[in-house]
């Protein structure tokens, strides 16, 4: 210098014209009300000002808000899980501890110690249950395939000795079953503490030293945890809880299509009239009268549908500074604020510039489009810039 | 907008809950051979898949997380 990876920041710029969606002001028109001049609602025009994001995405967590349920507690279910802090809250964030990986330094080297970067769903396997394929003796109550050792029996084996026709004693080897052993071999992802010395028939924490492990004590720290040639224990207790489970903590459910308000037409519900007289239907067991009831019809009321209004956007808000803190963050002061739709606006064209593709003409501008709101996480992202790391080349 | 479910050969599916015998089984289709004068039927054989990435574990189609794609419910 170039290329790549990872993380972070920005997320094409300026101007003109025509549109779209909210807001404010003004001036008209229409409708309603009434105290007759105003108010309310709708709408055309003009002017002014505004109009997607860092993720608006996935809907994975946590909250605000709203309704429903609810005496209190538990079970079940789900989630979280080293410690401390932060916050409205969180599974987020910050700091610390411990484990793993990479790398550097000390060192001849190893071990060890220390530094840097990075990473971890990091409570409990000593409550219980399950499971660990294949291989292997054995996968967790330990066990014994090869091997090693002991004494015994046996021997067509070999050697030595004694004796001499019998057949004995002894050593080595083979075989047999019994016992001891877990050092070595072998299997496996994983093998019952490791190394060394002693010890033993052979061995073994059997004993000892060091390392590891467990418990207690002391010290440091809020704690996790760390330190101790302090004491005790020969060691009992393999993995798996992103297997069931146990422990601790948290969680009532639903979600703006939540919910609230106004409120047609039609149908149905309730009240009054109809019903004083006559008329229609039912009851009064056939008929008539009386009585009673009902309907048509008139009117009022309430629920609820369509539809409309609201919830709705100024908020755990942004920026700057100061203070506290190691940081996340908190407090104070100043300053700024401008999407709020609903068959769903945020667009199109032109000029100049920036960048990319193309010989040129010309084409293109990453990921991506708000839907009640907020804090996080995750995922996507051209180009430019910054940082770290890796590689290549050049110079000294 | 809110919520729920699914993904395995070309197609339809088993296995997943409860990890190993999975080198993933079956049917149809395709291909090759046999049978037949030929085709069909039939027989034999072969090819063919766990949506992608990461993690847990000795071991993942299966368990956990994140994406991708598809389907459904609610006025």
């Nucleotide at each position: 210098u170039c290329u790549g990876u990872u993380g972070g920041a920005u997320g094409g710029g300026c101007g003109a014209u025509c549109g779209c969606c909210g807001g404010a002001a003004u001036c008209g028109c229409u409708a309603g009300c009434c105290u007759c001049g105003g108010c309310u609602a709708g709408u055309a025009g003009u002017u002014c000002g505004g109009g997607a994001g860092g993720a608006a995405a996935g809907u994975c967590c946590g909250g605000u808000c709203u309704c429903c349920a609810u005496a209190g507690g538990g079970c079940a279910g789900c989630a979280u899980g080293c410690c401390g802090g932060u916050u409205a809250a969180c599974g987020g964030c910050c700091g610390g501890g411990g484990g793993g990986g990479c790398u550097c330094g000390c060192u001849c080297a190893a071990a060890g110690c220390g530094g840097g970067c990075u990473u971890c769903a990091c409570g409990g396997a000593a409550a219980g249950u399950g499971u660990c394929a294949c291989a292997g003796a054995a996968a967790a109550u330990a066990u014994a395939c090869c091997g090693c050792c002991u004494g015994a029996u046996u021997u067509u084996a070999c050697g030595g000795g004694a004796c001499u026709u019998a057949g004995c004693c002894u050593g080595u080897g083979g075989a047999u079953a019994a016992g001891g052993u877990a050092a070595g071999g072998g299997u496996g992802a994983a093998a019952a503490g490791g190394u060394g010395c002693g010890g033993u028939a052979a061995g073994a924490g059997c004993g000892c030293a060091c390392c590891g492990c467990g418990g207690c004590c002391g010290g440091a720290g809020u704690a996790a945890u760390c330190c101790g040639c302090g004491c005790c224990g020969g060691c009992a207790g393999g993995g798996u809880a992103a297997a069931c489970c146990c422990c601790a903590u948290g969680c009532g459910g639903a979600g703006c299509a939540a919910g609230a308000c106004c409120a047609a037409a039609u149908a149905g519900g309730g009240g009054a009239g109809g019903a004083g007289g006559a008329g229609c239907g039912g009851c009064c067991c056939g008929c008539u009268c009386c009585g009673u009831u009902g309907a048509a019809c008139u009117u009022c009321c309430g629920g609820g549908u369509a539809g409309g209004u609201u919830g709705c956007u100024g908020g755990a808000g942004g920026c700057u500074g100061a203070u506290a803190g190691a940081a996340a963050u908190a407090u104070c002061a100043g300053u700024c604020c401008u999407a709020g739709a609903a068959g769903a606006a945020u667009g199109a064209u032109c000029g100049c510039c920036a960048c990319c593709c193309g010989u040129a003409a010309g084409g293109g501008u990453a990921c991506a489009g708000a839907a009640a709101c907020c804090g996080g996480c995750u995922u996507a992202u051209a180009a430019u810039c910054c940082a770290a790391c890796a590689g290549a080349c050049c110079c000294u | 907008g809110u919520c729920c479910c699914c993904a395995u050969c070309g197609u339809c599916u088993a296995g997943c809950c409860c990890g190993g015998c999975c080198u993933a089984g079956g049917a149809c289709a395709c291909c090759g051979c046999c049978c037949u004068u030929u085709c069909a039927c039939g027989g034999c054989g072969a090819u063919a898949a766990c949506g992608g990435g990461g993690g847990u574990u000795c071991g993942a189609a299966u368990c956990c997380c994140c994406c991708u794609g598809g389907g459904g419910a609610c006025g």

Predicted 3D model of RNase P RNA and transfer RNA as a complex of 471 nucleotides. Rfam match: Bacterial RNase P class A. Gene Ontology terms of the family: ribonuclease P activity, dimeric ribonuclease P complex and tRNA processing. Rfam classes the family as a ribozyme. Its mean pLDDT, the model's own confidence on a scale to 100, is 76.